The RNA shown here (transfer RNA) has 74 nucleotides and comes from a Phycisphaerales bacterium. NCBI's taxonomy places the organism under Bacteria, Pseudomonadati, Planctomycetota, Phycisphaerae, Phycisphaerales. It matches the Rfam family "tRNA". Rfam classes the family as a transfer RNA.

[in-house]
RNA sequence: GGGCGAUUAGCUCAGCUGGCUAGAGCGCACGGAUCACACCCGUGAGGUCACUGGUUCGAGUCCAGUAUCGCCCA
Numbered sequence: 001g002g003g004c005g006a007u008u009a010g011c012u013c014a015g016c017u018g019g020c021u022a023g024a025g026c027g028c029a030c031g032g033a034u035c036a037c038a039c040c041c042g043u044g045a046g047g048u049c050a051c052u053g054g055u056u057c058g059a060g061u062c063c064a065g066u067a068u069c070g071c072c073c074a
Stems, first nucleotide, its partner, number of pairs: 001073007010026004019057001028044005050066005
């Protein structure tokens, strides 16, 4: 330098054929339960969907570019 893949909550990851308010587990906060702690149960907070632009009535999803990471080739 070229090709491919990934980037979504603090962490690990889903998200189908573009469609209404973006989700799970763990973690965190609060409550319940317990003599108490852990386990367990419930509730809640937490997101510029990497960034910029484009297509579209509508984009996490499609297109182009950029950035970072990984693999392969030279």